Predicted 3D model of a 72-nucleotide RNA (transfer RNA) from Candidatus Wolfebacteria bacterium GWA1_42_9. Rfam family: tRNA. Its mean pLDDT, the model's own confidence on a scale to 100, is 80. The sequence was found in a public genome assembly.
[in-house]
């Protein structure tokens, strides 16, 4: 440069084009506990950044960014 993939809660991952976008650990709050782990309970928190097709986009197209891998 040219190809492939990837971008989702603070972290690792889910999610036939139609559900309140969920889940583990991690926050915070409470309860239990003399205390603290460990244990119930409850709660915040996320679709990379435009544009596009659709009634309806995390999901399909397009730029663009950023990561990773290939190639002469």
């Nucleotide at each position: 440069g040219c190809c492939c993939c990837g971008a989702u809660a603070g972290u690792u991952c889910a999610a036939c084009g139609g559900a309140u976008a969920g889940a583990a650990c991690g926050g915070c709050u409470c309860c239990c506990u003399u205390c603290u782990a460990a244990g119930g309970a409850g709660u915040a928190a996320a679709u990379g950044a435009g544009g596009g097709u659709u009634c309806a986009a995390u999901u399909c197209c397009u730029u663009c960014u950023c990561g990773g891998g290939g190639u002469a």